This is a predicted structure of a 351-nucleotide part of an RNA (small-subunit ribosomal RNA, central domain) from an uncultured bacterium. It matches the Rfam family "Bacterial small subunit ribosomal RNA". Rfam links the family to the GO terms ribosome and structural constituent of ribosome.
[in-house]
Context: one part of a larger RNA
Order: sequence, then structure tokens, then C1' cells
RNA sequence: CUGGGCGUAAAGAGUUGCGUAGGUGGCAUAGUAAGUUGGUAGUGAAAUGACGUGGCUCAACCAUGUGUCCAUUACCAAAACUGCUAAGCUAGAGGGCGAGAGAGGUAGCUGGAAUUCCCAGUGUAGGAGUGAAAUCCGUAGAUAUUGGGAGGAACACCGAUGGCGUAGGCAGGCUACUGGCUCGUUCCUGACACUAAGGCACGAAAGCGUGGGGAGCAAACGGGAUUAGAUACCCCGGUAGUCCACGCCGUAAACGAUGGAUGCUAGCUGUUAGAAGUAUCGACCCUUCUAGUAGCGAAGCUAACGCGUUAAGCAUCCCGCCUGUGGAGUACGAGCGCAAGCUUAAAACAU
Repeated sequence: CUGGGCGUAAAGAGUUGCGUAGGUGGCAUAGUAAGUUGGUAGUGAAAUGACGUGGCUCAACCAUGUGUCCAUUACCAAAACUGCUAAGCUAGAGGGCGAGAGAGGUAGCUGGAAUUCCCAGUGUAGGAGUGAAAUCCGUAGAUAUUGGGAGGAACACCGAUGGCGUAGGCAGGCUACUGGCUCGUUCCUGACACUAAGGCACGAAAGCGUGGGGAGCAAACGGGAUUAGAUACCCCGGUAGUCCACGCCGUAAACGAUGGAUGCUAGCUGUUAGAAGUAUCGACCCUUCUAGUAGCGAAGCUAACGCGUUAAGCAUCCCGCCUGUGGAGUACGAGCGCAAGCUUAAAACAU
């Protein structure tokens, strides 16, 4: 390479969100003849290889004959399939119209509970903490309690196996702007589609830069314990950080450890959103359908576990990735970054 694979054995890139090249592509008509198929002619050295015959006593070896294989050029023919050209269709895709749900996003305004601190009142000897203690706070009046004030961060109940978002993620309330989705209609366009190497964009936490902010929590650090020791677990403190604005970083068990798209293949149960029907004065109930989200399961698949119309089943298209373990996601080189480092990515050697 071929082949085989990628939930858990090595392997799905964080999301592919957008999308370039490329690859692939619905129904049907006419033409064309590039691919395709057939025919004719030419070429395709010799040796080697295959088969037949013969010569060395056999064989290897040698000689001789035959044609195949494979490939290519030109011409002729065919028109099913692919391509191309022209003119169409509506089942894919997109749009219009009418409804609907939602912690989707950005900005601004705002609310109450709680913690902490400050001021004032009441009040007196303890409080805090633990397995037990101590460090610690308190007669300079703490803890407790009442009133007032400041400030920051997070939003109890509702709350859910619930919803939304491409993923990361998103939750007090209100307003403004704004993205997507679902259902119904079958009104419009008429294949406009799928995937996507590079590329662009986004991307938790931690970390970095500049300027703010700082209540609580809390790496580092200090102290008290425990212990043989205790650079820990426990306790008392506590700084970066956590928060905001702008700019970087670009990684996670970024997980469903499961790439995207389309079609097909038993059902049952719950739940969310919508539609139609039934019922009713109306709603609830009930039935059916569509889109999501969960549980269990037929066939099938799987090494097993398990998956099972949300597939890991049956197929097609496109991309990414894997090839024993260690060395190593390392060295070197290159690109990016302020740095931390990230991305790409070996070999010797050992086994």
C1' cells in the first nucleotide's frame, strides 16, 4: 500500500458556526460522445515469466515453438450509466403568510434575603472552634439583640429525568435591540443541495497585560493541632485570584469518551412545544400527527458490557483520525504568544 477499524481495547479534530478548492449529488426529455462498451488496423525489442516439445543419464541449466497477459495510438459503431449542452418538473433546499414556546445573546435600569464592616442603644463574661484541643476574638465591653448606614458578590422558593443555544454555556425582576427554532398553510423560486483539506469566527476554568473594584470564599504564606515526621488531611488568619472594562491566551474527563448529511427497519411508557379531531356553553379529559427530550425493549449488531427510529441496525456520500509498549505528545525545526506555553511532530535505544 491493500485490508481492517475509531462508545469502553490505538483511533471522531472543542464547536464546525461560516465557508474556498476538491469530492459527491433528486425526477424527467432531447442532443453530444469526454468517460464507458464493442470491432478493425498499427505498436508493444531481446532475455525473463506461462504452456508444449527437445538436448545434457535426471534436475537445475540450455534450445525451440506458441500465444496469452498488460498497455497504447488511430478510425468506425453503440447510447444504458456518469459527464457536458439546451429546455423543463417539484418530493430535497430556500422564501412568503399565519401562529407559538424558550435561563439563546448584548446593553441599561432595578429588588429582596443573607454574609462582612461602621455608628448608636440594651446588656455582661464569655465567644469561636474541634474527635479532643489550641492558636484566635473579648472587661479598651466581645458573642447575643435592636435601630441606622456602607459595600461587593450571588440570586432561596418556582426548579423538573424541564427549556434554550453550533459547542463552550445560559437562571431574581423589568425595558430596549437582536440570533435561531417549532407548528400550520402548500402561496413563490426551481436542485439553488451534502460534505469540507487549507482559511475565518467562537471557545469553561486557570493564567497574562492596563485600569478599576474587593463583601464572602480562598492557591501561596503565617500560626495552632495531629503525627515517628506532617512541606497534608482538621482549626485560626490570609494575599494573588474570584467581580467589571478593554486586550491576550486557545487548552479540559471541551464526554454521549459516539464527526456531519440523507433514506430505510416492531412496538410500549413518560415529558416539553405546537396543530387537527372528539367532547363541552367554554376549558380539562380523550384520539391522531409533527418537532424535541427521557425510560424500556422486536429484529439486527457487538469480544462482552451494552446499542436499539435520538442506533453502536441496514445502506450511500464527504471529512478527520488509528496501526504494539516505553522513549514522547518529548527533542529539533517552523508558526503563534508579553510570558506561561500552545500547535505541528520524529529518531536512536529498550522491550